[in-house]
RNA sequence: CCGAUCCCUGCGGGAGAGACUGUCCUGCCCGACCCAAUUGAUAGGGAGUUGGGCGGGGUGGCGCCGAAGGAGCAACCGCCCAGGAAACUCUCAGGCAAACGGACCGUUGGGGGAUG
Numbered sequence: 001c002c003g004a005u006c007c008c009u010g011c012g013g014g015a016g017a018g019a020c021u022g023u024c025c026u027g028c029c030c031g032a033c034c035c036a037a038u039u040g041a042u043a044g045g046g047a048g049u050u051g052g053g054c055g056g057g058g059u060g061g062c063g064c065c066g067a068a069g070g071a072g073c074a075a076c077c078g079c080c081c082a083g084g085a086a087a088c089u090c091u092c093a094g095g096c097a098a099a100c101g102g103a104c105c106g107u108u109g110g111g112g113g114a115u116g
Base pairs, nucleotide, nucleotide: 001116006111007110008109010107011106012105013104018062020061021060022059023058024057025056026055027054028053029052030051031050032049033048034046035045063096064095065094069092070090071089072088076084077083
């Protein structure tokens, strides 16, 4: 002087699997009942109850996914320890519309300094 593995960070890409179902809470919309005023109320207003639809959250049930994390074994590495080790396996956790998340890949910047 070149500057790898690795670590942090910004950006881009990034799969799979029920928008299942019961129940509770809650928001919005619609209808009905009710209340007050009024000559009158089918318009408008108000407080509560109830029915239906959609969305969100908690929780239970069944089904399913694997690429946060976690665990297990192996090719292999290693011999201080029977130790390390996957995108394989398990599914504890997590997830199954969108969003969030997401192993991994690429790349900006920073740290660092193997090898030559």

Predicted 3D model of a 116-nucleotide RNA (Glycine riboswitch aptamer) from an Alphaproteobacteria bacterium. Model confidence (mean pLDDT): 76 of 100. It was read from a public genome assembly, where an Rfam model found it.